Small-subunit ribosomal RNA, 5' domain from a metagenome, 498 nucleotides, folded computationally. Model confidence (mean pLDDT): 85 of 100.

Context: one part of a larger RNA
RNA sequence: GGAUGAACGCUGGCGGCGUGCCUAAUACAUGUAAGUCGAAUGGACGAAUAGCAAUAUUUGUGAGUGGCGAACGGGUGAGUAACGCGUGGGUGACCUGCCCCGAAGGGGGGGAUAACAGCUCGAAAGGGCUGCUAAUACCCCAUGAGCUCUUGGGCGUUAGAGAACCGAGAGGAAAGCCGCAAGGCACUUUGGGAGGGACCUGCGACCCAUCAGCUAGUUGGUAAGGUAACGGCCUACCAAGGCGACGACGGGUAGGGGGCCUGAGAGGGUGGCCCCCCACACUGGCACUGAAACACGGGCCAGACACCUACGGGUGGCAGCAGUAGGGAAUAUUGCACAAUGGGCGCAAGCCUGAUGCAGCAACGCCGCGUGCGCGAUGAAGGCCUUCGGGUCGUAAAGCGCUUUUCUGGAGGAGGAGGAAGGACCGUACUCCAGGAAUAAGUCUCGGCUAACUACGUGCCAGCAGCCGCGGUAAAACGUAGGAGACAAGCGUUAUCC
Numbered sequence: 001g002g003a004u005g006a007a008c009g010c011u012g013g014c015g016g017c018g019u020g021c022c023u024a025a026u027a028c029a030u031g032u033a034a035g036u037c038g039a040a041u042g043g044a045c046g047a048a049u050a051g052c053a054a055u056a057u058u059u060g061u062g063a064g065u066g067g068c069g070a071a072c073g074g075g076u077g078a079g080u081a082a083c084g085c086g087u088g089g090g091u092g093a094c095c096u097g098c099c100c101c102g103a104a105g106g107g108g109g110g111g112a113u114a115a116c117a118g119c120u121c122g123a124a125a126g127g128g129c130u131g132c133u134a135a136u137a138c139c140c141c142a143u144g145a146g147c148u149c150u151u152g153g154g155c156g157u158u159a160g161a162g163a164a165c166c167g168a169g170a171g172g173a174a175a176g177c178c179g180c181a182a183g184g185c186a187c188u189u190u191g192g193g194a195g196g197g198a199c200c201u202g203c204g205a206c207c208c209a210u211c212a213g214c215u216a217g218u219u220g221g222u223a224a225g226g227u228a229a230c231g232g233c234c235u236a237c238c239a240a241g242g243c244g245a246c247g248a249c250g251g252g253u254a255g256g257g258g259g260c261c262u263g264a265g266a267g268g269g270u271g272g273c274c275c276c277c278c279a280c281a282c283u284g285g286c287a288c289u290g291a292a293a294c295a296c297g298g299g300c301c302a303g304a305c306a307c308c309u310a311c312g313g314g315u316g317g318c319a320g321c322a323g324u325a326g327g328g329a330a331u332a333u334u335g336c337a338c339a340a341u342g343g344g345c346g347c348a349a350g351c352c353u354g355a356u357g358c359a360g361c362a363a364c365g366c367c368g369c370g371u372g373c374g375c376g377a378u379g380a381a382g383g384c385c386u387u388c389g390g391g392u393c394g395u396a397a398a399g400c401g402c403u404u405u406u407c408u409g410g411a412g413g414a415g416g417a418g419g420a421a422g423g424a425c426c427g428u429a430c431u432c433c434a435g436g437a438a439u440a441a442g443u444c445u446c447g448g449c450u451a452a453c454u455a456c457g458u459g460c461c462a463g464c465a466g467c468c469g470c471g472g473u474a475a476a477a478c479g480u481a482g483g484a485g486a487c488a489a490g491c492g493u494u495a496u497c498c
Base pairs, nucleotide, nucleotide: 001498002497003496004495006494007493008492009491010490013369014368015367016366017365018364019362020361021327026325027324028323030322031321032320035068036067037066040065041064044061045060046059047058048057049056050055075280076279077278085204086203087202088201089200090199091198094197095196096195099193100192101191102190103189104188105187107141108140109139110138116131117130118129119128120127121126147171148170149169150168151167152166153165176185177184178183206252207251208250213243214242215241218240219239220238221237222236223235225233255277256276257275258274259270260269261268262267282303283302284301285300286299305316306315307314308313333359335358336357337356341355342353343352344351345350372402373401374400375399382393383392384391385390407435408434409433410432411431412430416425442487443486444485445484446483447468448467449466453482454481455480456479457478463470464469
């Protein structure tokens, strides 16, 4: 000098764009953050229309069965020195819901169950028994290949092979809904694709040797199990191996990268915001469902903590958004809207969406603008200094003329909404009119480094200080004043990095 998610002191006019718990991965009141589909389904309740009524049609609401979603999106950085990440490869050892392209198919039958009703247990949370009922829920039979399994053949490539091809045997599927119809949306099996994921591997990236030896599923083999899949992943048996100064093992620290800061570069430092990957969701463990989880707002067990209780027993998890307490030098609103973009569900209308879009607070940062412009000397008054002549603040002020960015008041008023309507922001941006210099300057420094000097006070006191050093009676170094210098809505200090 540059930089910062900064803080502190003094000061503070406006706008645009960003950014904002770095500490206690501390504890959380309250609200809200994941639902949706009646065009899968039975029934309940309500409304309208027609009718004397029974009833029929249409429509709405909430619970249940069922489907899809809830594994995304959002948060945090605790753990992790590891194939976690980055980069380059491999999978002939693999999976893939929704989406796209292609092939084939959808025949027949059955038994339940929630809702509901009745009875009943419990303070509650929540159950139990009996009876009824539907389905795209569940089950059985049929058909079925280029699918799966077993087996035989078999070619060729390779580092290695389990791929491809031919044959035999066996096995296994489905669901309907809407529509007058055409047709559409779903369903089953299968080939391919896209996107996503899983595993393996070369290389790369912290400190300590005052950590030198480490290892029993340990290293390899065989068999069986398990997985989407390879594998000591797991188990039994067999062998005795495996790693290490090219740093094993141990300890400390730490999420990694794109990037960011600095620097001429090499390098050094860093990983906040944004993007990619990983890990975690009160702590520890476990599985279930599912295409995918060992699952933040799902489940079970244990623990700590907190709450309710009729003392028998229950309930909870903000590292989502706001907010509270605590900690701290320190970090915001219990806001508006789904109008846009995107996501989930739905044929759609639409519903949901603290993602997101906006608004609020904060000079926290960057950028821009303003606090006026011109003239104005008797160099007014006043302050300060003075050799008492004067010098200086200083064209500075006053005064005269002008302008209106900004400000105040009033009027108009887009665009974001691709084609009619539809805008949270927002009567916002912007435009016009009126008014009036009006509403707007500070902070630090002035001994040398380093730009800017005098007076008074003080008297090794009070104090200053980044280093050198100032202060003990004329202090340009302390304090105040006048003046000056630097930067400016900021200035200075502290902390950290280069």